Context: one part of a larger RNA
RNA sequence: GAACGAACGCUGGCGGCAUGGAUUAGGCAUGCAAGUCGAACGGUGAAGCAGAGCUUGCUCUGUGAAUCAGUGGCGAAAGGGUGAGUAACGCGUGAGUAACCUGCCCUCAAGUUGGGAAUAAUUCUCCGAAAGGAGGACUAAUACCGAAUGUGGUUAUAUUAUCGCAUGAUAGUAUAACUAAAGAUUUAUCGCUUGAGGAUGGGCUCGCGUCCCAUUACGCUUGUUGGUGAGGUAACGGCUCACCAAGGCUAUGACGGGUAGGUGGUCUGAGAGGAUGGUCACCCACACUGGGACUGAGACACUGCCCAGACUCCUACGGGAGGCUGCAGUCGAGGAUCUUCCGCAAUGGGCGAAAGCCUGACGGAGCAAUGCCGCGUGCAGGAUGACGGCCUUUGGGUUGUAAACUGCUGUCACAGGGGAUGAACAAAUGACAGUACCCUGAGAGGAAGCCACGGCUAACUACGUGCCAGCAGCCGCGGUAAUACGUAGGUGGCGAGCGUUGUUC
Numbered sequence: 001g002a003a004c005g006a007a008c009g010c011u012g013g014c015g016g017c018a019u020g021g022a023u024u025a026g027g028c029a030u031g032c033a034a035g036u037c038g039a040a041c042g043g044u045g046a047a048g049c050a051g052a053g054c055u056u057g058c059u060c061u062g063u064g065a066a067u068c069a070g071u072g073g074c075g076a077a078a079g080g081g082u083g084a085g086u087a088a089c090g091c092g093u094g095a096g097u098a099a100c101c102u103g104c105c106c107u108c109a110a111g112u113u114g115g116g117a118a119u120a121a122u123u124c125u126c127c128g129a130a131a132g133g134a135g136g137a138c139u140a141a142u143a144c145c146g147a148a149u150g151u152g153g154u155u156a157u158a159u160u161a162u163c164g165c166a167u168g169a170u171a172g173u174a175u176a177a178c179u180a181a182a183g184a185u186u187u188a189u190c191g192c193u194u195g196a197g198g199a200u201g202g203g204c205u206c207g208c209g210u211c212c213c214a215u216u217a218c219g220c221u222u223g224u225u226g227g228u229g230a231g232g233u234a235a236c237g238g239c240u241c242a243c244c245a246a247g248g249c250u251a252u253g254a255c256g257g258g259u260a261g262g263u264g265g266u267c268u269g270a271g272a273g274g275a276u277g278g279u280c281a282c283c284c285a286c287a288c289u290g291g292g293a294c295u296g297a298g299a300c301a302c303u304g305c306c307c308a309g310a311c312u313c314c315u316a317c318g319g320g321a322g323g324c325u326g327c328a329g330u331c332g333a334g335g336a337u338c339u340u341c342c343g344c345a346a347u348g349g350g351c352g353a354a355a356g357c358c359u360g361a362c363g364g365a366g367c368a369a370u371g372c373c374g375c376g377u378g379c380a381g382g383a384u385g386a387c388g389g390c391c392u393u394u395g396g397g398u399u400g401u402a403a404a405c406u407g408c409u410g411u412c413a414c415a416g417g418g419g420a421u422g423a424a425c426a427a428a429u430g431a432c433a434g435u436a437c438c439c440u441g442a443g444a445g446g447a448a449g450c451c452a453c454g455g456c457u458a459a460c461u462a463c464g465u466g467c468c469a470g471c472a473g474c475c476g477c478g479g480u481a482a483u484a485c486g487u488a489g490g491u492g493g494c495g496a497g498c499g500u501u502g503u504u505c
Stems, first nucleotide, its partner, number of pairs: 001505004006501005013375006019368002026331003030328003035074003040071002043068001048063007081286003090210008100202002105198008113147001115145002122137006152179012183190003211258003219249003224246008261283004265276004288309005311322004339365001341364003347361001348359004378408004388399004412446001414441005422432001449494005454475003460489005470477002
């Protein structure tokens, strides 16, 4: 000098765009953050309409379909948060998978036959303070279970061709066994099943790179290293198990310890390099702590389940409930980090045929000079060089065209009027927002401070103080004439900021 997710002191007019819990991955009151589908299903059946009965404002019937919990489907594995752990194929980069999976989506081929038994809801009974639970009866489906068919697919055996990368791969033939489906409606679609291909997303493996300590080395390792066989997985594999062998790693740093999420990037620097990884993007890991599986195309699953633990809450003491490292907010600790706001109008996501519903993602507004950028706090004239202040050699000098005064202007702010783009479209639809912006009006009115002035380093005098009080980044100032302390005047620098502190280069 530059930089910062900064903090502190003094000061503070406006706007735009960004940024804002870095510490206790400490504890959390409250509200919201994941639903949706009646065009899968059985119930419930409001308003309205029509009709009938009459007691004249009620009842019944039909239509109607709002709504509600339930069965079922899809979603809930995304989006959002954090960086505790992790020195690792975790990440980055480049390959491999002839060892693999992939819901929804796209293309192609074939099919969608015929049955059965339940169960929630509902109703009845009972237990419990509650959370919740038990039993009996009834019922539907795109829920569940057999059967048929087999274009196909899988497995086994035999066999042909082509090819390769070692195990082998691809295509085909014959035989045998096994293996599928679900319907809905507005009748045109949407579904469902099997198979092939694609796309997308992932799993796994490998080369290289990836911090410090040798005051961690005659070191480390027993599922350890390899083999055979079996199990398991979507898949290779000590992944697991039985048996066998005794191997495997290490000074090119094993093992141990410390620290740490990684990268694109960011800061600095002429570069090489050094430091760093907040916001944004990609990957990983985690979800009160530890462990576990279930469901599913996908999880070992933030707002799912089970077990154990700590903590908090309710309780009728028998037993239960909970998990903000989502958005706000609160307490604590801290030098320190915001609103318990508005809206689904846009973009995107889930469900749905759609209308639409949900969405603290997101779009916005609010707070904070936290940063960057822009603008303003007037402009021109004006000498008796006024008053006042300060200095003085008492002549004057300086503040200083500065002020007063005169003439203008109208940025920002203020008031009044108009008023968007973002809305895509046939129409309708805007949280922001009566905002940005435009026009008009009045009036210099409402808007300047901070630090320094011995040298480094731009900028000097007076008074006070008297090694005191104090200053200080370094050198150093202060003991009676202090340009270095304090105050004043003046001057210099920067300017809605200026200094200080911390950290990096």